[in-house]
C1' cells in the first nucleotide's frame, strides 16, 4: 500500500426488560334521587291481616386507594441479544501478497 473478512456505524424486524394505561384480584364507597330486607313509627282494616317505608345490616355502581405475578394496548438511542439489509464513508482487528 492493496485485497478479504470481521467489529464498530445506519436502517428494519424479532427477542427480552423498563415506563405509562386499561382488565383480573383485594380494600373503601349511595341519608334520599340503586337492589335486597326492612326494627321502630305511620298508614289501612271490626278483626285476621296488609301496605308504602326512615334507621341499621347486607351487596352494588359511579369514584378513591392498594397490591403485583399476568393478559392487552401505547411507549421511548433500554440491552454484555439475535436475523437480514445499506455503505465500500471513518476507525479497530485478523489474514494473505506486494514493495520499502
Nucleotide at each position: 500500500g492493496a485485497c478479504u473478512g470481521g467489529g464498530u456505524c445506519c436502517c428494519a424486524c424479532g427477542c427480552g426488560g423498563g415506563c405509562g394505561g386499561u382488565c383480573c384480584c383485594c380494600g373503601u364507597g349511595a341519608a334520599c334521587c340503586c337492589c335486597g330486607u326492612c326494627a321502630g313509627g305511620c298508614c289501612c282494616g271490626g278483626g285476621a291481616g296488609g301496605g308504602a317505608g326512615c334507621a341499621g345490616c347486607g351487596g352494588u355502581a359511579a369514584g378513591c386507594g392498594g397490591a403485583u405475578c399476568g393478559g392487552c394496548c401505547g411507549u421511548g438511542g433500554c440491552g454484555c441479544c439475535g436475523u437480514g439489509g445499506g455503505u465500500c464513508g471513518g476507525c479497530c482487528u485478523a489474514g494473505u501478497c506486494g514493495g520499502u